[in-house]
RNA sequence: GCCGGCGUAGCUCAAUUGGUUAGAGCGUGGGACUCAUAAGCCCAAGGUAGCUGGUUCGAAGCCAGCCGCCGGCA
Numbered sequence: 001g002c003c004g005g006c007g008u009a010g011c012u013c014a015a016u017u018g019g020u021u022a023g024a025g026c027g028u029g030g031g032a033c034u035c036a037u038a039a040g041c042c043c044a045a046g047g048u049a050g051c052u053g054g055u056u057c058g059a060a061g062c063c064a065g066c067c068g069c070c071g072g073c074a
Stems, first nucleotide, its partner, number of pairs: 001073007010026004019057001028044004050066005
């Protein structure tokens, strides 16, 4: 330099290839239980979806550029 994949909650990842309210597990906070702690149970908070622009009535998902990470080729 070229090609491909990925970027969504503090962490690991979903979302059936455009519409429903953006979710799960872990973690965090609270509650209940217990003599107490842990485990298990219940509830809650936490996201402007990497950035900018475009297409569209409508974008996490499509298009373009850029940034970052990983892999391959040279």

The prediction has a mean pLDDT of 81. Predicted 3D model of a 74-nucleotide RNA (transfer RNA) from a Candidatus Doudnabacteria bacterium. Rfam family: tRNA. Rfam classes the family as a transfer RNA.